[in-house]
């Protein structure tokens, strides 16, 4: 110094052709009655790494930028 792949809930990861963001795990309540676990239904929890630009509309496109992780030089 260049190219790459990655960045979504506490964690671990979908998210198709741009059209109102989800799952397992955890976590809380309740079923549930002596606790505890299983198992089941409910609900909490998201500025989609960050700034800008395209659009009627952006987690998706385009630049820039930051972190990690590979690569070449």
């Nucleotide at each position: 110094g260049c190219g790459g792949u990655a960045u979504u809930a506490g964690c671990u990861c979908a998210g198709c052709u741009g059209g109102u963001a989800g799952a397992g795990c955890g976590c809380g309540a309740c079923g549930u009655u002596g606790c505890c676990a299983u198992c089941g239904u409910c609900g909490a929890g998201g500025u989609c790494g960050c700034c800008g630009a395209u659009u009627c509309g952006a987690a998706u496109u385009c630049g820039g930028c930051a972190u990690a992780c590979c690569g070449c030089u």